Predicted 3D model of a 116-nucleotide RNA (SAM riboswitch aptamer (S box leader)) from Candidatus Beckwithiibacteriota.

RNA sequence: AAAUUAUCAAGAGAGUCGCGAGGGAAUGGGCCCGUUAAAGCGACCGACAACCGAUCCUGAGCUUAAGUCGAAGGAUACGGUGCCAAAUCCCACCCAAAUGGAGGGAAAGAUAAGCC
Numbered sequence: 001a002a003a004u005u006a007u008c009a010a011g012a013g014a015g016u017c018g019c020g021a022g023g024g025a026a027u028g029g030g031c032c033c034g035u036u037a038a039a040g041c042g043a044c045c046g047a048c049a050a051c052c053g054a055u056c057c058u059g060a061g062c063u064u065a066a067g068u069c070g071a072a073g074g075a076u077a078c079g080g081u082g083c084c085a086a087a088u089c090c091c092a093c094c095c096a097a098a099u100g101g102a103g104g105g106a107a108a109g110a111u112a113a114g115c116c
Base pairs, nucleotide, nucleotide: 004113005112006111007110008109013045015044016043017042018041019040022033023032024031027092028091029090030089046084048082051080052079053078054076055075056074057073058072061069062067088108093105094104095103
C1' cells in the first nucleotide's frame, strides 16, 4: 500500500514560543475559517475519548465443585493509537422528497483492530 471488520449527529484549546498566507483530503459548486495571525509543522502545556492492551468490579455460565475458567456488562486515560470550528462543514451517484428548513443508502475519506 491492498483487502477485511467496526465506528464516524456526541466530546474536547480564543493556550505559549518559533516557522508559516493561505486553509477546510482530492475535482467542481456552495458555505465558512484566516493578518484580531488561521490550517499545517516543531517544542511545551491543557483537554476529549474506552478502538486495542492492562488493572479492577459485576457476572450468564462451565466443571475437575473449585477455579490463574468464563459470554456479557461496567469503571479507570496506566500503556498503544486517535482526536480538540462547522455532521466526515454541505452538495455531487441511487432512492425518497420536492420553495426553504441536517430523510435513507452508496461511493470516497478518516480512525481503530487483527491479517498478509
Of the family's consensus pairs, 97% are formed in the model.